A computed fold for a 74-nucleotide RNA from a Clostridia bacterium, annotated as transfer RNA.
The prediction has a mean pLDDT of 80.
Rfam family: tRNA. By type it is a transfer RNA.
[in-house]
RNA sequence: GGCGAAUUAGCUCAGUUGGCUAGAGCGUCCGGUUCAUACCCGGCAGGUCGUUGGUUCAAAUCCGACAUUCGCUA
Numbered sequence: 001g002g003c004g005a006a007u008u009a010g011c012u013c014a015g016u017u018g019g020c021u022a023g024a025g026c027g028u029c030c031g032g033u034u035c036a037u038a039c040c041c042g043g044c045a046g047g048u049c050g051u052u053g054g055u056u057c058a059a060a061u062c063c064g065a066c067a068u069u070c071g072c073u074a
Base pairs, nucleotide, nucleotide: 001073002072003071004070005069006068007067010026011025012024013023019057029043030042031041032040050066051065052064053063054062
């Protein structure tokens, strides 16, 4: 240099070839339980879906460019 993959919550990930409020587990925090801690139970918060442009009535999802990480190849 060429090709490919990945990028969604603090972490690990899902999201069914576009449609109603974007989710799970773990974690943080609050409460319950306990003499107390842990376990366990209940609940809240936390996201401009990597950035940007385009297509569309409508984009996490489709298309382009760019960025970062990883892999293959010369």

The source organism's lineage runs through Bacteria, Bacillati, Bacillota and Clostridia. The sequence was found in a public genome assembly.